[in-house]
RNA sequence: CGCUUAUCCAGAAAGGCUGAGGGAAAUGGCCCUUUGAAGCCUUGGCAACCUGUUUUUUUACCACUGUGUAAAAGGAUAAGGUGCCAAUUCCAACCACGUACCAUACGUGGGCAGAUAAGUC
Numbered sequence: 001c002g003c004u005u006a007u008c009c010a011g012a013a014a015g016g017c018u019g020a021g022g023g024a025a026a027u028g029g030c031c032c033u034u035u036g037a038a039g040c041c042u043u044g045g046c047a048a049c050c051u052g053u054u055u056u057u058u059u060a061c062c063a064c065u066g067u068g069u070a071a072a073a074g075g076a077u078a079a080g081g082u083g084c085c086a087a088u089u090c091c092a093a094c095c096a097c098g099u100a101c102c103a104u105a106c107g108u109g110g111g112c113a114g115a116u117a118a119g120u121c
Base pairs, nucleotide, nucleotide: 002120003119004118005117006116007115008114013043014042015041016040017039021032022031023030027092028091029090044085045084046083049081050080051079052077053076054075055074056073057072058071059070060069061068062066089113094110095109096108097107098106099105100104
């Protein structure tokens, strides 16, 4: 890099260095930004994907009633591995359906693209 699965309307910022862009890319919007963008560092925090710890329930098992073993599901915790800390992935586009209605607008679902985690060649 590719593939698979799950999630993506919740949540969480201060300081230092630096100095002009940034919100993934392209198009259109709309925003953030010298009252300091992006990046780097420090500290703090959020979350609960994987691991860990703990606990409950159910099922199965037995050198069978044990503070037993195993599996599954749920709760708690936040120690480890990641991730994240403006705006829904900031919004739209493409397809289908619906509503208002004849120009588009709105809503729902899907698709495309992307992000993160776990797994895999």
A computed fold for a 121-nucleotide RNA from Paracnuella aquatica, annotated as SAM riboswitch aptamer (S box leader). Its mean pLDDT, the model's own confidence on a scale to 100, is 79. Of the family's consensus pairs, 94% are formed in the model. It matches the Rfam family "SAM riboswitch aptamer (S box leader)". About the family: The SAM riboswitch is found upstream of a number of genes which code for proteins involved in methionine or cysteine biosynthesis in Gram-positive bacteria.